[in-house]
């Protein structure tokens, strides 16, 4: 130096001026001072969790959806990381939805082809016959995306795992490994294709809805109507403001797919759906101190996890977060002086991932080549 | 914001156990008609939104994107 391979980072900076939004502190109020103020994906809502609400909690069993080599990570995951296996690449490395298609069962493989999964025989090869024809064979020919294991040698009448050696495949037994799986020995003439992103089997997950979830507080009006549908009860006792509250027994009921048990929490105020008709378009809260950063030990191979020390870092009216200008960086044009032009994007409940989009640059490891010492 | 759904010829719409992608209307040319019309006969017209992946094969099966539609306030 060329060409590549992995991995992480940055994604403008600076000063002045102008102004937007949330905290604080001062003010009776205007306002003034101070401080914070998008990202790696805030995006896609494509998985997982938090949190909340559904008239309990547990457990089984069907359906239903989801994963899907092994072993770890974790709050949890179909993410991560490590390790087998398989394919690709000279190589650094890279890709796999990677369980089951003999040892459950069903179904499909258009056309072509003799035959597409019970095997089978179009042409051809061999024997027998004068011919028709009949028996043998599956090595060669052709059909397909796929066709009864793949070379060589022997053998036969042509032929063939019909011997045989080697590969490959199946079983079993040992070794090694927590396992997936390797590896070695021995055996079996091969025990018979694809396909499970096809129904399905098998292990193992998984209740539903989503911040517009929910809570409070205030206005406002016809505190309506129509259809359905539920457990919406029955007794006693106290108390009473005589409307009704509380509490017992018994009976119904409830865990939001659907059924069944356990135990006895919970409702049994009356409430839901649905369509029409009305009224508001208001405030608080959920709401940002978090599986939070950043850093330095320490344990691991690594994801990752543990201490310690330091920080406070957006909370909206779904509506801030910007803009001018000097200057400098980067890229493009120009001989200059100048001139454009700086990426995808852009919080709304919060976290973990994946996936997408994304000008330009740096950085760190490693592979191949070539040249030169 | 959160949840559903469509995409296939110019339109409107079919297409199921993955096997040559169609129908009607619109359009070309021709017959017919003195001409249009209607009718009858041809006849063209698809990257099945868009890129991966399963297979031999994919408009269908799975994944990722695009774009279009569409439903969710509160209170009595």
């Nucleotide at each position: 130096c060329c060409a590549g391979a992995a991995g992480g980072c940055c994604g403008g900076a600076u000063a002045a001026c102008c102004g937007c939004g949330g905290g604080u502190a001062u003010g009776c109020a205007a306002a003034u001072a101070u401080u914070c103020g998008a990202g790696g994906a805030a995006a896609g809502u494509c998985c997982g969790g938090g949190c909340u609400c559904c008239a309990g909690a547990a457990a089984a069993a069907c359906a239903c959806g989801g994963u899907g080599c092994c072993g770890g990570u974790u709050a949890a995951c179909g993410g991560c990381c490590g390790g087998c296996g398989g394919g690709g690449g000279c190589g650094a490395c890279c890709c796999c939805a990677g369980g089951g298609a003999u040892c459950a069962g069903u179904g499909c493989c258009a056309c072509a082809g003799a035959a597409a999964a019970u095997a089978u025989a179009c042409c051809g090869c061999c024997c027998a016959g004068c011919a028709a024809u009949g028996g043998g064979u599956a090595a060669g020919g052709g059909u397909g995306a796929a066709a009864a294991g793949g070379u060589g040698c022997g053998g036969u009448a042509a032929g063939a795992g019909c011997g045989c050696a080697c590969c490959g495949c199946g079983g079993a037994a040992c070794u090694g490994g927590c396992a997936a799986c390797a590896g070695u020995u021995u055996u079996g003439g091969c025990a018979g294709g694809g396909a499970a992103a096809a129904c399905c089997c098998c292990a193992c997950c998984g209740g539903g809805a989503g911040c517009a979830a929910g809570g409070c507080c205030a206005a406002a009006u016809a505190g309506g109507g129509a259809a359905g549908g539920c457990a919406u009860g029955a007794u006693c006792a106290u108390c009473u403001u005589c409307g009704g509250a509380u509490g017992g027994u018994c009976g119904g009921g409830u865990u939001u797919g659907u059924u069944u048990u356990u135990u006895a929490a919970c409702c049994u105020c009356g409430c839901c759906u649905u369509c029409c008709g009305g009224g508001u378009u208001g405030g608080c809260u959920g709401c940002c101190a978090g599986a939070g950063g950043u850093g330095a030990c320490a344990a691991g191979a690594g994801a990752u996890u543990g201490u310690c020390a330091c920080c406070c870092c957006a909370g909206a009216c779904g509506a801030a977060u910007g803009g001018u200008u000097a200057u400098c960086g980067c890229c493009g044009c120009g001989c200059a002086a100048g001139c454009g032009g700086u990426a995808c994007a852009g919080a709304a409940c919060c976290c973990g991932g994946c996936u997408u989009a994304c000008a330009g640059g740096c950085c760190u490891u490693c592979u191949g080549g070539c040249a030169u010492a | 914001g959160c949840c559903g759904g469509c995409u296939u010829a110019g339109c409107u719409c079919a297409g199921u156990u993955g096997g040559u992608a169609g129908a009607g209307c619109a359009g070309u040319u021709g017959a017919u008609u003195u001409g249009u019309a209607a009718u009858c006969a041809u006849c063209a017209g698809g990257u099945c939104g868009g890129g991966a992946g399963u297979u031999c094969g994919a408009g269908u099966c799975c994944c990722c994107c695009a774009g279009c539609c569409g439903g969710c306030a509160c209170c009595a």